[in-house]
Molecule: c-di-GMP-I riboswitch aptamer
Organism: Chloroflexota bacterium
C1' cells in the first nucleotide's frame, strides 16, 4: 500500500415511534429511544425513488393533471474521499 474479517481491544452511529422546533412539502435540526449498520463516516457524480412553493396544462369555482425551473434522500444502488482494530 492492496485484499478480506469483525472473533480481539477500545469503541462508533442510530431505524421506527414520540416530545420540541423549521419547512408548502419530501424531508431537516435538537432531545428520549434502538431496528440494524465494519464504513450506517463525508460528498447528489451516475442511477433510482419521493416532494410540488413557482412557472404549466384543465377547470365557473373547489378541485384535478404532470413535472419546466427548484428541492430531498448517503440507513437503495453505484462511484469518489477518509478512518479505528485484526489477518493474509
Nucleotide at each position: 500500500c492492496u485484499c478480506c474479517g469483525a472473533a480481539c481491544a477500545g469503541g462508533g452511529c442510530a431505524a421506527a415511534c414520540c416530545c420540541g422546533g423549521c419547512g408548502a412539502g419530501a424531508g431537516c435540526c435538537g432531545g428520549g429511544g434502538a431496528c440494524g449498520c465494519a464504513a450506517a463516516g463525508c460528498c447528489a457524480c451516475g442511477g433510482g425513488u419521493c416532494c410540488a412553493c413557482c412557472a404549466c396544462c384543465u377547470a365557473u369555482a373547489c378541485g384535478g393533471g404532470a413535472a419546466g425551473a427548484g428541492g430531498a434522500c448517503a440507513g437503495c444502488c453505484g462511484g469518489g474521499c477518509u478512518g479505528c482494530c485484526g489477518g493474509a